[in-house]
Parts: sequence; structure tokens; C1' cells
RNA sequence: GGGCGGUUAGCUCAACUGGUUAGAGCACUUGAUUUACAUUCAAGGGGUUAGAGGUUCGAGUCCUCUACCGCCCA
Repeated sequence: GGGCGGUUAGCUCAACUGGUUAGAGCACUUGAUUUACAUUCAAGGGGUUAGAGGUUCGAGUCCUCUACCGCCCA
């Protein structure tokens, strides 16, 4: 330098053929349980879907560029 894949909650990951409010587990907060801790149960908070632009009535999803990570080729 070229090709391919990836980037979504604090972490690991879903999200069908573009469709109504983007979810799950763990973690965190509060409450119950306990002498206390842990466990368990209940409730809750947390998102510029990497950034910018475009297409569309509508974009996490399609297109372009940029950044970063991984693999392969040179």
C1' cells in the first nucleotide's frame, strides 16, 4: 500500500427482509431477606448504535468518506 471482518449500556453480546419505544446477561443503585457479609428476590438508573455526510416517509441495518481494532496478501 491492497483485500476482508469488526466498532451498539461500565463489560460481553443480540436486534429477522429498513418499520412503531434499541434489548439480554454480568456489573451498578435502592429495598426485602441476614447479627453482618454472601446468596436469593423485587424495583430502578444507564445509549449522540465510533465520527461526518448521503439515500429514504422511515436507518443500528443501505451507500460514501474518516478514525480505531483484528486477520490475510505484498
This is a predicted structure of a 74-nucleotide RNA (transfer RNA) from Gammaproteobacteria bacterium RIFCSPHIGHO2_02_FULL_42_13. The source organism's lineage runs through Bacteria, Pseudomonadati, Pseudomonadota and Gammaproteobacteria. Rfam family: tRNA. By type it is a transfer RNA.